[in-house]
Molecule: c-di-GMP-I-GGC riboswitch aptamer
Organism: soil metagenome
Formats: sequence, C1' cells, structure tokens
RNA sequence: UGAUAAAGCUAAACCUGCCGUAAGGCAGGGACGGAAAGUCACGGGUCUUUUCGUUCUCGUCUUCAAAUUGCGCCCCAAGAAGAUAGCCGGACUGCCGA
Repeated sequence: UGAUAAAGCUAAACCUGCCGUAAGGCAGGGACGGAAAGUCACGGGUCUUUUCGUUCUCGUCUUCAAAUUGCGCCCCAAGAAGAUAGCCGGACUGCCGA
C1' cells in the first nucleotide's frame, strides 16, 4: 500500500436467557455486513442516569367557577457519573499479496 480476493476470522437486525434504573453488556441461536467490524474511552460526536436551573403548552391542588400561586410531565443549558470501538479521528498489534 492493495482486495471480485484465497485460507481463515468475525457477526448487524431479530429471538431466548442472565446482568444493569437506563443507555447497554454477556452467553446461545441467527447473518446485514466487515480488509482491521482485532484491542484501547486519548480527542470529538451520539446515547443513558442523576443534580441544579429553565421556555411554551398541558395536567393537578385550591374554588360555585375562574384567576394567581404551588406541584408534575415535557423542552433546553450546565455539572457529575456511565455507555457506545459495527459513529469519526487517533494509538498499538495482525493474515495474504505487491
């Protein structure tokens, strides 16, 4: 540096069981794919949980009814912790050929 690759390796979605609040992970089945889809959370992205704050609407308590206020969900920002290597970059290692 290359792949119509060979020998091989691996295994998405989905299903089952287990672990975890969750993202997700492990094992078995299963193959969408992969030329590093091997390993590593170093940088970024994305996702989850939690803390604090917070927009519109909605719900709820109060009330004869309503409004105000309070509370709750949702949205968003920040902090902390975690996940993702088959999101991108980076680091290390590896088969075959040139």